[in-house]
Context: one part of a larger RNA
């Protein structure tokens, strides 16, 4: 390097757009770069290879032929590639109808907690395994009433829906983005895939301003322990909320990259269309061939096969050091080796 691989052994990038590059339907005509032949010329000699031939073999030697490949030039013309000019089965547009926590911003509600204020009403409350700290006669807790504020949005709620993933859940207004699915008409391969590249990307963090009901890292107290820097309690601040930048990581999972196109079926279930059995698109389950080391996967593949990318190559040292890039900064990407086994 050939080869082998990546659900779980090492190995899919957190997702997505997407320019270079790879690769790319169906007929036609044309070129002749690829591609296949014929020629010529070239490839010193020594070696090599193949046959013969001489020294008794044999090294060794001799002759006589081949050597990739590169250059002219001829012809092929299936397939590749270029031109031309076509096509509708990929793609995408326009009409029509649906579904939905896709997202932005804004108004709105109504249950809880938690405070305040006011009444009633008294000696407790809370809390545990039991307890104590804590709270309460300056009148808690308990109840009833008004007001305040933040936060979350029971029920519906579903292996149920959407969204590339991260993620989305109360109502309603407005803006806005995919998607399905039904007939028609148009475009005419306009396509897949994608190093770099841009953009998005839970929760914690950071930064500057607000906000702070609840919850709660740190903390402090009471417990428990042989200790107890823990688990349990009372308390309790960053921080959770919000706007704006930053941070770019997660068991970012389905441990399973994307498109395509084949391969038995059976339930359920969501949205369209038909409504008679059914037909598209999604989504669990169970199961044929297959395949799996074996769990198991199995039309939503881990089966069969294309095409493009990304990654892997013993274990530790180590996702560590050094240098670079980024980042205010934690610390991020990248990413070894010695030495061990």
């Nucleotide at each position: 390097u050939u080869g082998g691989g990546c659900g779980u052994a090492a190995a899919g990038a957190g997702u997505g757009a997407g320019c270079a590059g790879g690769c790319g339907g169906c007929a036609g005509g044309u070129u002749a770069a690829g591609u296949u032949u014929g020629a010529a010329g070239u490839c010193a000699a020594a070696u090599u290879u193949a046959u013969g031939g001489g020294c008794u073999u044999a090294a060794c030697u001799c002759a006589u032929a081949a050597u990739c490949g590169c250059u002219u030039u001829g012809a092929a013309a299936a397939c590749u590639g270029g031109c031309c000019a076509g096509c509708u089965a990929g793609a995408g547009u326009a009409c029509g109808u649906g579904a939905g926590a896709g997202g932005u911003g804004g108004a709105c509600g109504g249950a809880a907690c938690u405070c305040c204020a006011u009444g009633u009403g008294u000696a407790g409350c809370g809390g545990u395994g039991a307890a104590a700290u804590g709270c309460g006669u300056a009148g808690a807790u308990a109840u009833a009433u008004g007001g305040a504020a933040g936060a979350a949005c029971a029920c519906c709620a579903g292996u149920g829906g959407c969204g590339a993933a991260g993620g989305c859940g109360g109502u309603c207004c407005a803006c806005u983005a995919g998607c399905a699915c039904g007939a028609u008409a148009c475009u005419g391969a306009c396509g897949c895939u994608c190093a770099g590249u841009c953009a998005c990307g839970a929760a914690a963090g950071c930064a500057u301003g607000g906000g702070u009901a609840g919850c709660a890292a740190a903390u402090a107290g009471g417990a428990u322990u042989a200790g107890a820097u823990a688990c349990c309690c009372u308390a309790g601040u960053a921080g959770u909320c919000c706007a704006u930048g930053c941070u770019g990581u997660a068991a970012a999972c389905g441990a399973u990259g994307a498109u395509a196109a084949c391969u038995a079926g059976a339930u359920a279930u969501u949205g369209c269309c038909g409504u008679u059995u059914g037909g598209c698109a999604g989504u669990c389950u169970c199961g044929a061939a297959g395949c799996u080391a074996a769990c198991g996967c199995a039309u939503u593949a881990a089966g069969u096969u294309a095409u493009c990318c990304g990654c892997c190559u013993g274990g530790g040292a180590a996702g560590u050091a050094c240098g670079c890039u980024c980042g205010c900064a934690a610390g991020a990407g990248u990413g070894a080796a010695a030495c061990u086994u």

This is a predicted structure of a 341-nucleotide part of an RNA (small-subunit ribosomal RNA, central domain) from an uncultured Bacilli bacterium.
The coordinates come from a structure-prediction model, not an experiment, and the mean pLDDT is 86.
Rfam family: Bacterial small subunit ribosomal RNA.